[in-house]
């Protein structure tokens, strides 16, 4: 220099100006004005996961449904994180795994093949007949070799056979046993055994462990209003009583001699109590917090001490304009440099917190290869 992997950080700065939202404070009876401070993010995102916190439900315990599945550590927890085992990918640095269980039992394994699992035989090899000792044909061994396939019933050799075959042997994998290491996953190392029915469980399923529901529009306070409810007083007519009080009732009155008709008054008003809409508040932001120093650990992380307070809005603020400086691309210039112009990512809280995953611009560093020069 190129290429590759890996990690952590930054999110333009500074100054006027105007202008939004909160808290506090002054003035002022109020409306209101002054002032000081504070005002998005690594993702606020997706809402995928785990909690906190409210409210329902809940004796015990199963069934069912979900989900999670090496091992140990770490956290409140977790499906999250950190070390490590195994396996796999790379030449390497590093990466990448849902990585229990296939003799409990069901199921599947296109196509091609002889055969896809309690085995089989196209080609082939071999041995007997037959034929001529060929070829073919029939009977039989074989599973070494060709061929099919993502996958073929242990690899490799030597011996061995008619040919061959764990038949027999050695290495080499495999399964079991014991010893060593190591909390564990698991490693090694020695026996032993001829080898035990591939594979798939992010198919059903078994196993083992965990999980009760909704979600800040939780959930509580306060309280116009409207409709129904309840209490209590007040009122209207009749009646019966000297009177106090009582009873009746959606009566009753008034035209009128009586009906019938007209008319008029009427089932109502007050006040409390409850309700809880519309609003206002509380929850709401001090918190599993956040910088800094020191110890502890390989590391997630944790322990101590100092220090600070860092949106809390409700149609929803966190902005715009100027000007300097940096750094980007662009054109001019032979060039360092200097002049101009011109863009400046993803994206915006809404109960709170830990993760996971997605988007999106930049600059550094460590570590692997290759190449060049001294």
């Nucleotide at each position: 220099g190129g290429a590759g992997u890996c990690g952590g950080c930054c999110a333009g700065g500074c100054a006027a100006u105007c202008g939004c939202g909160g808290u506090c404070u002054c003035g002022g009876a109020u409306a209101c004005g002054g002032g000081a401070c504070c005002g998005a993010g690594g993702a606020a995102a997706g809402u995928c996961c785990g909690a906190a916190c409210u409210c329902c439900a809940c004796a015990g315990g199963g069934c069912a449904g979900u989900g999670u599945g090496c091992c140990u550590c770490g956290u409140a927890a977790c499906g999250c994180g950190a070390g490590g085992g195994a396996g796999g990918g790379g030449a390497a640095a590093c990466c990448c795994u849902a990585c229990g269980g296939a003799c409990a039992g069901u199921g599947c394994c296109a196509c091609a093949g002889a055969a896809a699992a309690c085995a089989u035989a196209c080609c082939g090899c071999c041995c007997c007949g037959u034929g001529a000792c060929a070829a073919g044909c029939g009977g039989g061994g074989u599973a070494a070799g060709g061929g099919u396939g993502a996958a073929a019933a242990g690899g490799u050799g030597c011996g061995g056979u008619a040919a061959g075959a764990g038949c027999g042997c050695a290495c080499c994998g495999c399964a079991c046993u014991g010893c060593u290491g190591g909390c564990a996953a698991c490693a090694g190392c020695a026996g032993u055994g001829g080898c035990a029915c591939g594979g798939c469980a992010a198919a059903c399923c078994c196993c083992a462990c965990a999980c009760g529901g909704a979600g800040c529009a939780a959930g509580g306070u306060c309280a116009a209003a409207u409709a129904g409810a309840a209490a209590a007083g007040c009122g209207a007519u009749c009646c019966c009583g000297a009177a106090a009080g009582g009873g009746a009732u959606a009566a009753g009155g008034a035209u009128g001699g009586c009906c019938c008709g007209u008319c008029c008054g009427a089932u109502g008003c007050u006040u409390u109590u409850g309700g809880g809409u519309g609003g206002a508040c509380c929850g709401c932001u001090c918190g599993a917090u956040c910088u800094c120093u020191g110890g502890a650990g390989c590391g997630a992380u944790c322990c101590a001490g100092a220090g600070g307070c860092c949106a809390g809005a409700u149609g929803a603020a966190u902005g715009a304009u100027u000007g300097c400086c940096a750094g980007c691309u662009c054109c001019g210039u032979g060039g360092u440099g200097c002049g101009g112009a011109g863009a400046u990512a993803c994206a915006g809280a809404a109960u709170u917190c830990g993760g996971c995953u997605u988007a999106u611009g930049g600059a550094c560093g460590g570590c692997u290869c290759c190449g060049g020069c001294a």